Context: one part of a larger RNA
RNA sequence: UGACGGGGGCCCGCACAAGCGGUGGAGCAUGUGGUUUAAUUCGAAGCAACGCGAAGAACCUUACCAGAUCUUGACAUCUUUCUGAAGUACCCUAUAAAAUGGGUAUGUCCUUCGGGACAGAAAUGACAGGUGGUGCAUGGUUGUCGUCAGCUCGUGUCGUGAGAUGUUAGGUUAAGUCCUGUAACGAGCGCAACCCUUAUGUUUAGUAGCCAGCGGGGAAAGCCGGGCACUCUGAACAGACUGCCGUGGAGAACACGGAGGAAGGCGGGGAUGACGUCAAAUCAUCAUGCCCCUUAUGAUCUGGGCUACACACGUGCUACAAUGGCGGAUACAAAGGGAAGCGAAGGGGAGACCUGGAGCGAAUCCGAGAAAGUCCGUCCCAGUUCGGAUUGUAGUCUGCAACUCGACUACAUGAAGUUGGAAUCGCUAGUAAUCGCAGAUCAGCAUGCUGCGGUGAAUACGUUCCCGGGCCU
Numbered sequence: 001u002g003a004c005g006g007g008g009g010c011c012c013g014c015a016c017a018a019g020c021g022g023u024g025g026a027g028c029a030u031g032u033g034g035u036u037u038a039a040u041u042c043g044a045a046g047c048a049a050c051g052c053g054a055a056g057a058a059c060c061u062u063a064c065c066a067g068a069u070c071u072u073g074a075c076a077u078c079u080u081u082c083u084g085a086a087g088u089a090c091c092c093u094a095u096a097a098a099a100u101g102g103g104u105a106u107g108u109c110c111u112u113c114g115g116g117a118c119a120g121a122a123a124u125g126a127c128a129g130g131u132g133g134u135g136c137a138u139g140g141u142u143g144u145c146g147u148c149a150g151c152u153c154g155u156g157u158c159g160u161g162a163g164a165u166g167u168u169a170g171g172u173u174a175a176g177u178c179c180u181g182u183a184a185c186g187a188g189c190g191c192a193a194c195c196c197u198u199a200u201g202u203u204u205a206g207u208a209g210c211c212a213g214c215g216g217g218g219a220a221a222g223c224c225g226g227g228c229a230c231u232c233u234g235a236a237c238a239g240a241c242u243g244c245c246g247u248g249g250a251g252a253a254c255a256c257g258g259a260g261g262a263a264g265g266c267g268g269g270g271a272u273g274a275c276g277u278c279a280a281a282u283c284a285u286c287a288u289g290c291c292c293c294u295u296a297u298g299a300u301c302u303g304g305g306c307u308a309c310a311c312a313c314g315u316g317c318u319a320c321a322a323u324g325g326c327g328g329a330u331a332c333a334a335a336g337g338g339a340a341g342c343g344a345a346g347g348g349g350a351g352a353c354c355u356g357g358a359g360c361g362a363a364u365c366c367g368a369g370a371a372a373g374u375c376c377g378u379c380c381c382a383g384u385u386c387g388g389a390u391u392g393u394a395g396u397c398u399g400c401a402a403c404u405c406g407a408c409u410a411c412a413u414g415a416a417g418u419u420g421g422a423a424u425c426g427c428u429a430g431u432a433a434u435c436g437c438a439g440a441u442c443a444g445c446a447u448g449c450u451g452c453g454g455u456g457a458a459u460a461c462g463u464u465c466c467c468g469g470g471c472c473u
Base pairs, nucleotide, nucleotide: 007473008472009471010470011469012468013467015463016462019427020426021425022424023423026318027317028316029315030314031313032312033311034309035308042053043052064304065303066302067301068300069299070298073127077126078125079123080122081121082120083119084118087106088105089104090103091102092101108117109116110115129293130292132291133290134289138287139286140282141281142280143278145276150189151188152187153186154185155184156165157164158163169180170179171178195270196269197268198267200238201237202236203235204234205233206232209228210227211226214225215224216223241264244258245257246256247255248254320420324379325378326377327376328375329374330373337366338365341360342359346355347354348353386417391412392411393410394409395408396407397406433455434454435453436452437451438450439449
């Protein structure tokens, strides 16, 4: 000077308390440990690993295993020679299967006719290649404390010096925010603001959006003429600044109350992460030093594995029901997607789906039915008309191919489960809870993830205690 204290003072945070809903019990999904295995590829490990890398493992992916193959190589540059190809289509061969090997047909450009370009084959070695090791050799990127309010510098002053001062003090703030004081005076990185979005209005624009008035048209529909008033869309502005009033305060900063206002004291949300900490994570995104492999630790292919299963843990989904289940009728979104795509109407099927192909590169067309809700009926508290696991059979779709190992449909089956021990998690408002919708990845595959809207609470006395953090001592 720091750090630490079951030292002190002050102050914050869903930290506790006050509430609401969960997890921990059940079944299933998913990740991990362990075990097993020829292999179950690798990494991540308290918070800050465990629905994490993986925004999607049937082949591919794929890095693992078994078997079968190649050796200048699947990929790059250079040298020499030869060929005119490469590619595409078909056939044969090889094999358990494929990789592999061979054949036929088709098949380049420029030219001074020497050759050149491009491509292939052979040879030679220089080399390629490595998801092999080391994240404790590194770059880059990321997590975390923490969006916490801190971290420093110049000059001056003080101290022999390490250092101190400034940055402490009195107030105040979300804030080292601001005010006052002051051997300090200033400054930088952070805070805040500038950026995006949302809440209000004005102007402008008016199609693909909208329809008040006028006309047409019909069973109906902005369907048509017309219009841009309204809604909406998107561009530019305005608006909020403690600006105004009162009270308190030190005639300060600021706090409290009020007016006006769509909004009030940071209006809500996002992006934005200081100096640093954890030899934190990543050599498997990528790059890279050193080490290691070089007929193999490289490369190709088929099949298998990553999906195993006595068990243990994390994260989720569905439930245990009547604020509910089932049947019928009926209403209201937002955001995002669509050309090797979205796919309507119509028709077929009990359904998944099939057929069909209109329209649409989309404020035009499509996916598209929002669901919870509302109305009517039924069930009458039961392992049930709750719950849906599991299993059987028959199918649909994608794809070369659903056995290992896909999703979905129908019929049948109908398990555990009657609200969950110790313990533990989230959340302070359009939040929790609850309800559906969309997107990325993607041939197919979502209970995950990222977004979107609908319905919409309870509680906060307070800071003694638990946890984390800041300042002074």

The part of an RNA shown here (small-subunit ribosomal RNA, 3' major domain) has 473 nucleotides and comes from an uncultured bacterium. RNAcentral holds the full RNA, with entries from ENA, Greengenes and SILVA. It matches the Rfam family "Bacterial small subunit ribosomal RNA". Rfam links the family to the GO terms ribosome and structural constituent of ribosome.